This is a predicted structure of a 1513-nucleotide RNA (small-subunit ribosomal RNA) from an uncultured Pseudomonadota bacterium. Rfam family: Bacterial small subunit ribosomal RNA. Its family is annotated with ribosome and structural constituent of ribosome in the Gene Ontology.
RNA sequence: UAGAGUUUGAUCAUGGCUCAGAUUGAACGCUGGCGGCGUGCUUAACACAUGCAAGUCCAACGUGAAAGGGGAGCAAUCCCCCGGUAAGGUGGCGAACGGGUGAGUAAUACAUGGGAAUCUGCCCUGGAGAUGGGGAUAUCCUCCCGAAAGGGGGGCUAAUACCGAAUAUCGUCCGGGUUCCGGGAGGGACUCGGGGAAAGGGAGGCCUCUGGCAACAUGCUUCCGCUCCGGGAGGAGCCCAUGGCCCAUCAGCUAGUUGGUAGGGUAACGGCCUACCAAGGCGAAGACGGGUAGCUGGUCUGAGAGGACGAUCAGCCACACUGGCACUGAGACACGGGCCAGACUCCUACGGGAGGCAGCAGUGAGGAAUUUUGGACAAUGGGCGAAAGCCUGAUCCAGCAAUGCCGCGUGUGUGAAGAAGGCCUUCGGGUUGUAAAGCACUUUAGGUCGGAAAGAAAAAGCCUCUCCUAAUACGAGAAGCCUUGACGGUACCGACAGAAUAAGCACCGGCUAACUCUGUGCCAGCAGCCGCGGUAAUACAGAGGGUGCAAGCGUUAAUCGGAUUUAUUGGGCGUAAAGCGUGCGUAGGUGGUUACGAAAGUCGGAUGUGAAAGCCCUGGGCUUAACCUGGGAAUUGCAUUCGAUACUUCGUGACUAGAAUUCGGUAGAGGGAGGCGGAACUCCAGGUGUAGCGGUGAAAUGCGUAGAUAUCUGGAAGAACACCGAUGGCGAAGGCAACCUCCUGGGCCUGAAUUGACACUGAGGCACGAAAGCGUGGGGAGCAAACAGGAUUAGAUACCCUGGUAGUCCGCGCCGUAAACGAUGAGACUUGACGUCGGGUCGCCUAGCGAGUCGGUGUCGUAGCUAACGCGAUAAGUUCUCCGCCUGGGGAGUACGGCCGCAAGGUUGAAACUCAAAGGAAUUGACGGGGGCCCGCACAAGCGGUGGAGUAUGUGGUUUAAUUCGAUGCAACGCGAAGAACCUUACCUGGUCUUGACAUCCUGGGAACCCUGCAGAGAUGCGGGGGUGCCUUCGGGAACCCAGAGACAGGUGCUGCAUGGCUGUCGUCAGCUCGUGUCGUGAGAUGUUGGGUUAAGUCCCGCAACGAGCGCAACCCUCGUCCCUAGUUGCCAGCAUUCAGUUGGGCACUCUAGGGAGACUGCCGGUGACAAACCGGAGGAAGGUGGGGAUGACGUCAAGUCAUCAUGGCCCUUAUGACCAGGGCUACACACGUACUACAAUGGCCGGUACAGAGGGUCGCUAAGCCGCGAGGCGGAGCCAAUCCCAGAAAACCGGUCGUAGUCCGGAUUGGAGUCUGCAACUCGACUCCAUGAAGUCGGAAUCGCUAGUAAUCGCGGAUCAGCAAUGCCGCGGUGAAUACGUUCCCGGGCCUUGUACACACCGCCCGUCACACCAUGGGAGUUGGCUGCACCAGAAGCCGGUAGUCUAACCGCAAGGAGGACGCCGUCCACGGUGUGGUCAAUGACUGGGGUGAAGUCGUAACAAGGUACCC
Repeated sequence: UAGAGUUUGAUCAUGGCUCAGAUUGAACGCUGGCGGCGUGCUUAACACAUGCAAGUCCAACGUGAAAGGGGAGCAAUCCCCCGGUAAGGUGGCGAACGGGUGAGUAAUACAUGGGAAUCUGCCCUGGAGAUGGGGAUAUCCUCCCGAAAGGGGGGCUAAUACCGAAUAUCGUCCGGGUUCCGGGAGGGACUCGGGGAAAGGGAGGCCUCUGGCAACAUGCUUCCGCUCCGGGAGGAGCCCAUGGCCCAUCAGCUAGUUGGUAGGGUAACGGCCUACCAAGGCGAAGACGGGUAGCUGGUCUGAGAGGACGAUCAGCCACACUGGCACUGAGACACGGGCCAGACUCCUACGGGAGGCAGCAGUGAGGAAUUUUGGACAAUGGGCGAAAGCCUGAUCCAGCAAUGCCGCGUGUGUGAAGAAGGCCUUCGGGUUGUAAAGCACUUUAGGUCGGAAAGAAAAAGCCUCUCCUAAUACGAGAAGCCUUGACGGUACCGACAGAAUAAGCACCGGCUAACUCUGUGCCAGCAGCCGCGGUAAUACAGAGGGUGCAAGCGUUAAUCGGAUUUAUUGGGCGUAAAGCGUGCGUAGGUGGUUACGAAAGUCGGAUGUGAAAGCCCUGGGCUUAACCUGGGAAUUGCAUUCGAUACUUCGUGACUAGAAUUCGGUAGAGGGAGGCGGAACUCCAGGUGUAGCGGUGAAAUGCGUAGAUAUCUGGAAGAACACCGAUGGCGAAGGCAACCUCCUGGGCCUGAAUUGACACUGAGGCACGAAAGCGUGGGGAGCAAACAGGAUUAGAUACCCUGGUAGUCCGCGCCGUAAACGAUGAGACUUGACGUCGGGUCGCCUAGCGAGUCGGUGUCGUAGCUAACGCGAUAAGUUCUCCGCCUGGGGAGUACGGCCGCAAGGUUGAAACUCAAAGGAAUUGACGGGGGCCCGCACAAGCGGUGGAGUAUGUGGUUUAAUUCGAUGCAACGCGAAGAACCUUACCUGGUCUUGACAUCCUGGGAACCCUGCAGAGAUGCGGGGGUGCCUUCGGGAACCCAGAGACAGGUGCUGCAUGGCUGUCGUCAGCUCGUGUCGUGAGAUGUUGGGUUAAGUCCCGCAACGAGCGCAACCCUCGUCCCUAGUUGCCAGCAUUCAGUUGGGCACUCUAGGGAGACUGCCGGUGACAAACCGGAGGAAGGUGGGGAUGACGUCAAGUCAUCAUGGCCCUUAUGACCAGGGCUACACACGUACUACAAUGGCCGGUACAGAGGGUCGCUAAGCCGCGAGGCGGAGCCAAUCCCAGAAAACCGGUCGUAGUCCGGAUUGGAGUCUGCAACUCGACUCCAUGAAGUCGGAAUCGCUAGUAAUCGCGGAUCAGCAAUGCCGCGGUGAAUACGUUCCCGGGCCUUGUACACACCGCCCGUCACACCAUGGGAGUUGGCUGCACCAGAAGCCGGUAGUCUAACCGCAAGGAGGACGCCGUCCACGGUGUGGUCAAUGACUGGGGUGAAGUCGUAACAAGGUACCC
């Protein structure tokens, strides 16, 4: 020391991405009241107009306009003298500071700490001196050249300018001598000789000295200077150590290079330079090279350690248009100096010239972006000067900019009718909100007016005094006087008026504080991450409201943090990324026991340093704060020194437990070489023998009548070694297997001896290293890439089959990789149990057994560890040492470069770009062409169908003005529809209505209502007539009708993916859960698993579980037996009676409908575990759920339904509503589903004779009787139904006929004639009769139902309904089978288990090519540019050296001349430039390679399940 979001259905861990914080020289957007203090070109070290930024000194020098004074002249004026200002010049000092910038620089820099061989103007201090001369020159005058800049000739002149000479304490060099030290080289001290200085000035004072009568001075004094020699301070130069960037895809670099000698050079050491000699020097602790970069104090961040940065301020460095060079000087190789070269700009008379803002302002350009061409030297500081003073874009101030930090304000109190308005609303209200208004106050800031500091006296000047003195000088001290402010009339103070002049920005899905409405409709848009938006968006846009900050707020960029996500503090490597394939071993790192010593590390003390500022603490000053300021602490560091000695280290000595050696045993597929053996395969020869063999899921290719296969005999050849054999052995790993011999490595054990830490690890390095592959030469039986053929398949460049070449084998040489795996580097320490291999010890009752032990190899497990799985003395435990490796996925082990290789390729090994994940372990599901157990008409065994025909019906499709809508695998399709001619009806065409066909309210009128005429297709319109009811408090009211106005009605319009309700389905499958406990970090598990059993999670037993709930079962209905009660409309045994249970009678029976009984594995036997239960049996009407029904758990399918109904939202409102007529839903080339009828003889037809159940009936069922062939008509009895009717049941049975045929089967279709219903049968009803007589002779692939009163078959009834397209649906009874071995297979389901890359859950996931678009990137003939190496050419300016061509004041010399100097010329070095040839980086390039991304493209199906050929390297 704070975390959060995001991988998953969920979990833990790994891991990346993202957010919240702080910060900034910032910029941008919106907004903007005041003040204080800071800050302000981060880009083009790009180019610069204009002004200013370094001058000053006359007390160093000579001139000297102008004022002014004097003289001559009457005067103007001129001349002379004095005077000395301006100006220019000589000279001195300064200009090397101050100011700017960060290009270069990775070390000639910087920081820290040391060091010796140095210089230093001005300043301080000490000592000594300052004598005497000389020659020039600028200014100026004059002449000349030039456009200009400027230059040249002649002449005059001064100095603190320049030059000799003298002297010299002293310094230094050279030479000589003496002495001391030293092994020597050499060094120190002393001494002698030679060489080396100077400048004066003063409008200071004085007369003490000298001169002078005096004034005064050349005198004295004082001040400022000058020269030499010391010392100091400050400054500068040099050397050393240590420290601080990236790349090793930069690994070797270096000839002045490293050292020496000698010389030169410098202020000084030094290869700094030269000559010669030697051959060194640097480098894995990173040389050389490349990239980047000014360094530091510090700044930002952080808990810290760290990380990032190096604005402002301060120290150092470097640079000044670019490159080079020197001069002057104390100091420069010089920002506002010089010369040369180059680029650029400007002037020009074209001949030549001028310039350098990275000083302050300012301009252009660049850029997202950074200010005024301001004031003043008042303060602080600097230069010059004796000083006054002058100069100072240093500095101090002001201006501009919310650029940052800090402070203040935009009001305060009261105020509920909770105003209006806005927004929301469940329409009640809520919220904005005490907010506003209103009332009462205040006046900071701003405005106006007035007053008014400090910064400034410690300075300078004047004057007085004191001390010093010869002195009123100089110097020191004291008092007084006087002067000076850019900022600025500023800070501050007071007065006046008045709430008056002053609030925005961002956000409101989660992270993250803050929610609603409207609009939009995967559009427009948002987005930091996850992600929002496809009609109900708290995520877009607007609004209301809210939240956060506030003169600011957001965004963008950037740094640190969070990130323990590079881990020293503080991470990891079995499976997540990560142990080198293995060993040997170099450097390095680490190292057993003991004693003594040393004191490097380590620890402690002291000293020096660690600049100031900053940070921190504590005082002080601005009203506060920011800010400024005093003091302290800190500065974790470095250096020196003194001490301590446990540990590490080092030295010395010792030890034996580590390690090694010797002697003795021992096991072994350890390695190499040479031999040798048998079995098998193949081939060859021969024999026997005949038609096939071979191969597969099935086949074919292939072989075989030229004799195969098979079998026997003999031979040849190559390769591999069955059994033993193992959970076994050996080896470092790879790996090693018949047997024998030889050579050889290592291990293990035992006891003794020896050495005495000799050890562990191991970067580089070296060696070994499966298979495949390569080279060369052999060999080649079998096997077998490639290849060929045959199959399979949609295809099949595969899997399967038949062949078959490299190869596999051997020798030699390469390659150097593997899932080279225990996915686990090497060494030390830590409870156990049971096996096994090798050795040895001990004991015993010795074919052997037992107990210890050392070394290997396994299994299980303790503690502990782990994300979990798991590991567990063979660690993944513990602890230390050493090495290797990792840091999100993809791109990619790729590209480029290097190295290796004959090649293949290996090794080392990126980036752009892209994604928000990728990955691990475990959990629950789901799934598997995984496994186990079990069930179901699931298969099988059966019976009958469908699919073929005709028809009916539904659907698709098509058609149509419309063919209304919905249902679409199972689970849509004789479904909604239990009945479309009109109606229904929702559709179409046409005609109409607009408060409406329907509801409520208001007003007016009228009862309602009934009958009726005309027009029209009708709706509708225009009329006529009748009728006047009910209640009443007499006002009126209720129901109904008409008219009117508006609120509203209405919608089968959309959304079943906004919904309720209802329903289907898995499935009547046996499951689905909970509480508590326990286990697990957790998701979760346990329970519910297991052993049995069941129809069943049914029950029993066991069990870290114990219980419970919803389901199962039971309770309910119905059928089956019996009993009780009750007998009408039911029944009739006995009695009477009739045509007839018709009637009397009876209620026993049947039956009816109420209530009971009965069945519970209860009993017996067996099996089982003494259980549950199962099997068999008895009894019973019924037996193990007796048959059937109702009953449908948690849930799944966004399953179905907005058209049953209800309902949110949206839409229509003279229409998407309503009414009417006609049409359509009935169409028809086709396709499918579901049915009916058939194809016939178990049948058809004719005749005769039986036996049901359950229903329905008053707008109804309708009897008898009569008519019609019939449908039906007439008729009217009975019945509101156990009474009457529908209503003849049919198959069956008896008899007859037909005789296998498109028929006496079949009945479609069509013609004709009718009946019935209905307003109406044309589109479009049913039925009847006559006639017609189609397809069809049992149905391909495929497929459905059914396990008993079932299938099959036969008829009957009902709902809907006027009628009916019903062959449908729902019920009813009659007749009444066959089969089930069994669970391998198909389908569905349940439980357990396993695998998984699935979780939208296999209708899942997912791979690669190709096609298209875009993006970045590699190669690429080359092209262009930057930097750079080497070789060579060339060579400005300049320094240095040489040189006597020219010139030459000081010195020497009588002179000639000389010394010296300048110019010129030559030479060395060298900038720019040039040529050639390399390296490297960047850009670009026709074409080309792969990669990434993209919405539903194409082809296949590789992987995930045994993924359908296990997968992978």